[in-house]
Molecule: c-di-AMP riboswitch aptamer (ydaO/yuaA leader)
Organism: soil metagenome
RNA sequence: CGCCUAAUCCCGGACCGGUCGUCCGGGAGCGGGGGAACCAGACAGUUAGGGGCGAACCCCUCCGUGGGAGCGCUGCUUCUUCAGCGCCAGCCCGACAGCUAACCCCGUCGGCCAACGAAGGAG
Numbered sequence: 001c002g003c004c005u006a007a008u009c010c011c012g013g014a015c016c017g018g019u020c021g022u023c024c025g026g027g028a029g030c031g032g033g034g035g036a037a038c039c040a041g042a043c044a045g046u047u048a049g050g051g052g053c054g055a056a057c058c059c060c061u062c063c064g065u066g067g068g069a070g071c072g073c074u075g076c077u078u079c080u081u082c083a084g085c086g087c088c089a090g091c092c093c094g095a096c097a098g099c100u101a102a103c104c105c106c107g108u109c110g111g112c113c114a115a116c117g118a119a120g121g122a123g
Base pairs, nucleotide, nucleotide: 002112003111004110008028009027010026011025012024013023014022015021029108030107031106032105033104034103039098047095049096050093051092052091053090057068058067059066070087071086072085073084074083076123077122078121079120080119081118082117
């Protein structure tokens, strides 16, 4: 300077000799969960527990990650099509939740290992 991710921006206060910064509080934006009617559901589910965040799910495995689905990158942005490449994890709730207006609650972290291609349209 860019990239993944919701994870960015602004305001006030404190700390500090000062700057950078750190902490506390508030707001905006972005993101997630709970939660009626109607609908779904109807002898099924409820230890074969159940559920949530996320692309991270399914199948076969020769156990290699192989295939399919999915996600992401290729330096102005975006759409379409090629080409190349990376990922396909992990964590949480705690007996409990379908959808769901009003309403209520929560997050705003962390990590970079893609090595920098092409055509067309629009801006």